Model confidence (mean pLDDT): 84 of 100. This is a predicted structure of a 1371-nucleotide RNA (small-subunit ribosomal RNA) from an uncultured prokaryote. The RNAcentral record of the sequence draws on ENA.
[in-house]
């Protein structure tokens, strides 16, 4: 240790022969024994459940007006008499249950009379009222009556649950008189009278629920809760109702009524497990149709005893608590399995094995309780106790990402899964499954639910409201909290002592008892409450009194848009009426709708209307908010100075209450100028229900009446006191003189600031410091400033004000960063000024996309596209076809063989594959002197090789790119709760975080800058393969000489804001000039900070991890990479006269060169071709430079342009068919400077000309270099793009390619509203009225008593009352 659901069966309350009669069995005649009945006690306990009750129900505490069988302790009695019945008998009905008729019969049944100490009533006279016997002897019973004890009935105080979207409830209601009525008290019921009771201290109505001791948990104060124990209450199929009794409106008792199950011969009848066990059901969910009256209680009875699912045992459940065990010692530099490996080794692990002990529990046997004072023992052959045997029969679960102890493998691959939160999983998962191995706990372990804690997160203890959720929009005031000095009273709260209570049990403490412990017993303390009594008076309260500082009156005086009314002015719009006057105005960013020849706009003059008041005007003024501006008047509220008296706490807040409250709507009537929602037209625009323009109407103005909201903010409630200054203003008093100045003092209003507060930003005597009163309001965010309801409007809607369901956030303040169509400063061929292409043609090449048996991967915005590629015909080659090999084309090991290679022949497309002549041969090195070992070949195994196969998002290495931009950081200080600031930021400067000053900051570190190479000038040194002034020589620096110059290659000088003027701050630096070959980094290069882009490369290379191993590996032949309707990119060459063409033959500078540059000579028209010197190169060569000059052609698709096609050739190359380049002759295509867009350059630069050179057999418009010729512009920083630095504003942090908001499609899931259906629920009005009791009636029936005819009773009928049920309506 079942969810008021429904029960099959058994048991759960009977007992007495010492109250009575009768039947029936046995008997040893003495009896015993049993049965239905009459009669008494008890069935009102005991056990069961917790529907239902929010209540005097339960809890404490008190109360008067009561009753209490049996039991107690007194007192008095117990006489005399009578008439019925049941059983049973027989006679009948009925299926049953049962039950009529007639007769007999007892009694502690029934009835009358007597008698009454004390008892009730009473109008005090009096009247009423009892008993019951058995048994023979004691005793048990009866009756009146008193007390006590138990037990209950009744009433009051307090306390007991949430909801106001329940705000008013109530007619027997409230109360009084009077009768009834109960035990009793009392509208408890009834008449009659009065109008009472209750309620914001929360009534009434709807939801919930049995209350307590306790129990759970919490430091405690509190939350939750009401199982077992143990009080009270309620119920007993539902709903009602009485009987009987000391007691009941009765769980196992009657009576009606409904519902349901059973029986039935269809007339009628029977039942009520929310006792103990047991069954269906239904649920997440709870046992045994057990034993026994030994003990403990109860019930009858004199007794014996009967009864007793109460109670004691026993079974079932790991459901709790609490004790034991599953073994203990020794035991390896450490077995074997498993696991992990960096392959060594580690870990399981002293674990097991081994060896040596114990035997608890559980087995087996022996013995064997105490519970029981005399008998009785279900339990139980039980607990104990002994003995035997044997490691021997007995270890699970959960977790190992972080909160939180515990780590690695393998499998998976955003799949399967996990998950309390956060969150893991998309191929290297300590997070998912599996292992091994590790925490934890342990006969349990884990999960779920569920309470309380943590949670000061409902804040009494113990929180908030400026901006994080939170001040009411503003007064005025009832209730009600607070409330200034002093004294007397009092003693209500307050404090202290005594009583009383406060069941036991638990809780705690101390003992003791089961072997210990749970547990049990016994002692004590507690039970922090609640009455009562005594005492204290300080503080509160109360009562009466004083004061005067808190409020207020008085009198003076003063400042203002304070509010209401009436009048009143000038300026401007617009209208209308007349002149003038003529083409246009008008409005935009530009326009157009409009408006004007029927005269507009301008611009005069007059005249009308309706609103609104410029300047003064000001962090200036008054008002409570709201709000309040011309001027005069009237009336009126407030406020502030200054004085003296006077009132004597009169005050503070304030729920509800009223009353005020912009704007905007709304109602009647009025008004109407100008503005302007809606609306119309014109733009703009992808659209444009907008912005911007032309019209325009509600409105806006005015009375009256609604509306009651605003960012109604200071996002700050009111009102008091206290606590540093300084400095504006605004109104007043005072004092001082030097009359315009200083001091002071009250009250308003600003700014700045200290202590103090704050999450920070900020506030700071005008508080958001310190504190004291009283109000309102907050409770994660979103649903929802909604929905239902309600109360208010005309109406629009306001006020009050949820839930489902969702999410893990929302949100504040501040901080670094990015960003901004914010701001300031500044730099960059960034724009701008220029000068010269690109985007068109034509062709080269790349890239997409197509196509293909392939078109091999890779680069994709700048920062992929002539990129890798500094050079794909074969090879490269990675990719397709076919055809081929498997230890493999390569490297190591290990067995063996034996040289090997190898010209040449056959077959093939080769690759392979067969044969194989000559001939060189036994090779090299150490040797232990063995061909023994290596080395070089080679057949065979097998570990392995291979892989340009995949993952650049595992990686390393290299690179792009911001960007040669000028930032990027540290240490130590300081500041800040902190994240971070400070330095680095300010003022100057610079190319420069370059330097100066300056200052909580000093200092350094990577980056700038210099150092390093080149170029530009000189010196020195050194002169050959270079040079040649001067001498001598040649065709010739050719020799000779020389080393002066060029030049070469080394090494040094030079430049430093050094000198001078300005300027600036005296600085740092700018500006100018002098000198000087160069002038303020003199020009180029190399030189690239901290990062950023999961940037780029697994195919340079390396390298985890996957994958493939007769293939994804090798080897080989054709083939692709070279395709081609088209797009893009980036080159060439043009389109001409700054040119074509011819012609003359003037000037460089890099570099290359032996499988090579080649002079020169010879052929060829020409690519080339034969020859053949020089050179391993300042020596020979490539090597000719070309633009440049002259000459011609005259603007033409040409004497431009060369594309494309034919033919004939060259050259490399094993081989030019897809697929080379070059030459000759012919041919002669587009293209006349180029849309929209876009690039590159600031000087030896652009632009133009050539010119080498890497790969390279060949093949260059491309790359990389090198000289000739040689300009133009730069006002300047508005703008486009990109970057620095400060700073602002962000709701971004993947960081604007962000972030985000609505509508619409479709699915779902909650929720409102819904014509209506419907089931409950409570009520109102009226029917109907079972059973009963209770009133009356007297016609029927009657044994006791009486005067024979009553009296009482009994059964009908009658009436109010009342369950169910019906009918309309309403919650």
């Nucleotide at each position: 240790g079942c969810u008021a659901c429904a029960c099959a069966u058994g048991c759960a309350a009977g007992u007495c022969g010492a109250a009575c009669g009768c039947c029936c069995u046995c008997u040893u005649c003495g009896g015993a024994g049993g049965g239905a009945g009459u009669g008494g006690c008890a069935g009102a306990c005991g056990g069961g459940u917790g529907a239902g009750u929010a209540a005097c129900g339960c809890g404490u505490g008190g109360g008067a007006a009561c009753c209490u069988a049996c039991c107690u302790a007194g007192u008095g009695g117990u006489a005399c008499g009578g008439a019925a019945u049941a059983a049973c008998u027989u006679c009948a009905g009925g299926a049953a249950a049962c039950c009529g008729g007639a007769g007999c019969u007892a009694a502690u049944a029934c009835c009358g009379u007597a008698u009454a100490c004390g008892c009730c009533c009473u109008u005090c006279g009096g009247g009423g009222g009892a008993a019951a016997g058995a048994u023979u002897u004691a005793u048990c019973g009866c009756c009146g009556u008193u007390u006590g004890a138990u037990g209950g009935g009744c009433c009051c105080g307090c306390g007991u649950c949430g909801g106001a979207u329940u705000a008013g409830c109530u007619a027997g209601u409230u109360g009084g008189u009077g009768u009834g009525g109960u035990a009793a008290c009392g509208g408890c019921g009834c008449a009659c009278c009065a109008a009472g009771g209750c309620g914001a201290c929360g009534a009434u109505c709807a939801g919930u629920a049995g209350c307590u001791g306790g129990u759970c948990u919490g430091a405690g104060a509190g939350g939750a809760u009401g199982a077992u124990c143990a009080g009270c209450c309620a119920c007993a199929c539902u709903g009602g109702g009485a009987c009987u009794g000391a007691g009941a409106c009765a769980c196992g008792g009657c009576c009606c009524a409904g519902a349901c199950u059973c029986c039935u011969a269809c007339g009628g009848g029977a039942g009520g497990c929310a006792g103990c066990a047991g069954u269906g059901g239904g649920g997440a969910a709870u046992a045994u149709u057990g034993g026994a009256c030994a003990a403990u209680g109860g019930g009858c009875g004199c007794u014996a005893g009967c009864c007793u699912g109460a109670u004691c045992c026993a079974g079932c459940c790991c459901u709790g608590c609490c004790g034991c065990g599953u073994g203990a010692g020794u035991g390896a530099c450490g077995a074997a399995g498993g696991c992990c490996u960096u392959a060594g080794g580690g870990u399981u692990g002293u674990a097991a094995a081994a060896c040596u002990c114990u035997u608890u529990c559980a087995g087996c046997a022996g013995g064997g309780a105490a519970g029981a004072u005399g008998a009785u023992g279900a339990c139980g052959g039980u607990a104990c106790c002994u003995g035997c045997a044997g490691a021997a029969g007995a270890a699970g679960c959960c977790c190992c990402g972080g909160c939180u102890a515990a780590c690695u493998c393998c499998g998976u691959g955003c799949c399967a899964g996990c998950a309390g939160c956060c969150g893991c999983g998309g191929u290297a998962a300590u997070a998912c499954g599996g292992a091994g191995g590790g925490g934890g706990c342990u006969a349990g372990c884990g999960u779920u639910g569920u309470u309380c804690g943590g949670a000061u997160u409902u804040a009494c203890u113990g929180g908030g409201c400026g901006u994080a959720a939170a001040g009411g929009g503003c007064g005025c005031g009832u209730a009600g909290g607070c409330g200034g000095c002093u004294u007397u009273a009092u003693c209500a709260g307050u404090u202290g002592g005594g009583g009383g209570u406060g069941a036991a049990a638990u809780c705690c403490c101390g003992a003791g008892g089961c072997u210990u412990a749970a547990c049990c017993u016994c002692g004590g303390a507690a039970c922090u409450g609640c009455c009562c009594u005594c005492a204290a008076u300080a503080c509160u309260g109360c009562c009466a009194g004083u004061c005067u500082u808190g409020a207020g009156u008085u009198c003076g005086a003063g400042a203002g848009a304070g509010g209401u009314g009436a009048g009143u002015g000038g300026a401007a719009u617009u209208c209308c009426u007349a002149g003038u006057g003529u083409a246009g105005a008008g409005g935009u960013g530009a326009a157009a709708u409009u408006c004007g020849u029927a005269g507009a706009u301008a611009u005069u003059a007059g005249g009308a209307a309706g609103a609104a008041c410029a300047c003064c005007a000001g962090u200036g003024g008054c008002g409570a908010a709201g709000g309040c501006g011309g001027c005069u008047c009237a009336c009126u509220g407030g406020c502030u100075c200054g004085a003296u008296a006077c009132u004597g706490a009169c005050g503070c807040u304030g729920a509800g209450g009223c009353g005020c409250g912009a704007a905007a709507g709304c109602g009647u009537g009025g008004g109407g100028a100008g503005c302007a929602a809606a609306c119309a037209g014109g733009a703009u625009u992808a659209g444009a229900u907008a912005c911007c323009c032309u019209g325009g109407u509600a409105g806006u103005c005015c009375a009256c009446g609604c509306c009651g909201u605003a960012a109604a903010c200071g996002a700050u409630g009111a009102a008091u006191g206290c606590u540093a200054g300084c400095u504006g203003u605004c109104g007043g008093g005072c004092g001082g003189c030097a009359u315009g100045c200083c001091g002071u003092u009250c009250g308003g209003u600003g700014g700045c600031g200290c202590a103090g507060c704050u999450a920070a930003c900020g506030c700071a005597u005008u508080a958001a410091g310190c504190a004291u009163u009283c109000c309102g309001c907050c409770u994660g965010g979103g649903g929802a400033c909604u929905a239902c309801g309600g109360u208010c409007g005309c109406a629009a809607g306001a006020c009050u004000a949820a839930a489902a369901c969702u999410c893990a956030a929302a949100g504040g303040a501040a901080u670094u960063g990015a960003c901004g169509g914010g701001g300031g400063c500044c730099c960059g061929c960034a724009c701008a000024a220029g000068c010269g292409g690109u985007g068109g043609a034509g062709u080269a090449u790349g890239u997409g996309g197509u196509u293909u048996a392939a078109u091999u991967c890779g680069a994709u915005g700048c920062a992929a596209c002539g990129c890798g590629a500094a050079g794909a015909a074969c090879c490269u080659u990675a990719c397709c076809u076919g055809g081929u090999c498997u230890u493999g084309a390569c490297a190591u090991c290990c067995c063996g063989a034996a040289a090997a290679a190898g010209a040449c022949c056959u077959a093939g497309a080769a690759a392979u594959a067969g044969g194989g002549a000559a001939g060189u041969g036994c090779u090299c090195u150490c040797u232990u002197u063995g061909a023994g070992a290596g080395a070089a070949u080679u057949u065979g195994u097998g570990a392995c090789a291979g892989g340009u196969g995949c993952u650049g998002c595992a990686u390393g290495g290299c690179u792009g790119u911001c960007g040669u931009c000028a930032g990027c950081u540290c240490g130590u200080g300081u500041c800040g709760u902190g994240a971070g600031a400070u330095g680095u930021u300010g003022g100057g400067u610079u190319a420069a975080g370059u330097c100066c000053c300056g200052c909580a900051a000093c200092g350094a570190g990577c980056g700038c800058a210099a150092c390093c190479c080149u170029c530009g000038c000189c010196a020195u040194u050194a002169g050959u393969u270079g040079c040649c002034a001067g001498c001598a020589u040649u065709c010739a620096g050719u020799u000779g000489g020389g080393c002066a110059c060029u030049c070469u290659a080394a090494u040094g000088g030079g430049a430093c804001u050094g000198c001078c003027g300005g300027u600036g701050a005296u600085a740092a630096g700018c500006c100018g000039g002098a000198g000087g070959a160069a002038g303020g980094u003199g020009g180029g290069g190399a030189u690239g900070a901290c990062g950023u882009c999961a940037a780029g490369u697994c195919a340079u290379c390396a390298u985890g991890g996957c994958c493939c191993u007769u293939a994804c590996g090798g080897g080989c032949u054709g083939g692709g990479c070279u395709a081609c309707a088209c797009a893009c990119g980036u080159g060439c060459u043009a389109c001409a006269a700054u040119g074509g063409c011819g012609g003359u033959g003037a000037c460089a500078g890099u570099g290359g060169g032996c499988a090579g540059c080649a002079a020169c000579u010879c052929c060829g028209c020409g690519a080339g071709g034969g020859g053949u010197a020089g050179c391993u190169a300042a020596u020979c060569u490539c090597c000719a430079a070309a633009a440049a000059c002259c000459g011609u052609c005259u603007c033409a698709g040409u004497u431009c342009g060369g594309a494309u096609u034919g033919u004939a050739c060259u050259c490399u190359g094993c081989a030019a068919c897809u697929c080379g380049a070059g030459u000759g002759c012919a041919u002669g295509a587009a293209g006349u400077c180029g849309g929209a867009a876009u690039c590159g350059c600031u000087a030896g630069u652009a632009a133009u000309c050539g010119u080498g050179g890497a790969u390279c057999a060949g093949c260059a418009u491309g790359c990389c270099a090198c000289g000739g010729u040689g300009a133009a512009u730069a006002c300047g920083u508005u703008c486009c793009c990109g970057g620095g630095c400060c700073u602002u504003g962000u709701a971004c942090a993947c960081a604007c390619c962000g972030c985000c908001c609505g509508u619409c499609a479709c699915a779902c899931c909650a929720u409102g509203g819904g014509a209506g259906u419907u089931g409950g629920u409570u009520u109102u009005a009226c029917c109907c009225g079972a059973a009963g009791a209770c009133g009356g009636u007297g016609g029927g029936c009657u044994a006791a008593c009486c005067g024979c005819g009553g009296a009482g009773g009994c059964a009908g009928g009658c009436g109010g009352c009342c369950a169910c049920g019906g009918u309309a309506g309403a919650u």